[in-house]
Parts: sequence; structure tokens; C1' cells
RNA sequence: GCGGAUAUAGUACAGCGGUAGUACACAGCCUUCCCAAGGCCGGGAUGCGGGUUCGACUCCCGUUAUCCGCU
Repeated sequence: GCGGAUAUAGUACAGCGGUAGUACACAGCCUUCCCAAGGCCGGGAUGCGGGUUCGACUCCCGUUAUCCGCU
């Protein structure tokens, strides 16, 4: 330099055009003499910039970062 993959909550991952979810973690409550475990509930996220569309995490273009391969 070229090609490919990935980017979603604090962490690990789902979500193939129509309300962004799960687990753990975090906060609160219940249970208990206390702790742990368990139950209920709550807050929190689409790498960035454009485009297409009535509507985009999703499709297209560019860009950034990480990883892999080629040279």
C1' cells in the first nucleotide's frame, strides 16, 4: 500500500427497515438477628459524518479505531 471482518449499556453479547433487548455488574425494596444466596423494581447504550427511505442499529458512501490476511 491492497483486501476482509468487527464497532450497540460499566463488561460480554442479541437485534437482517417499524417501541433497542438479554446476562452479569450498579442503585433501591422484600426476605434474614447479620452476611451470603434468592425475589421484585429502576437507571444506563447503536464509533463519527453524510445519503436513501414515510421510517435506518439494520441499506449505500466516506471516515476513525481494533483484529486478520496479502504485498
The prediction has a mean pLDDT of 84. A computed fold for a 71-nucleotide RNA from Treponema peruense, annotated as transfer RNA. Lineage of the source: Bacteria > Pseudomonadati > Spirochaetota > Treponematales > Treponema. It is recorded under the gene name trnG. The sequence is in RNAcentral, with records from ENA and Rfam.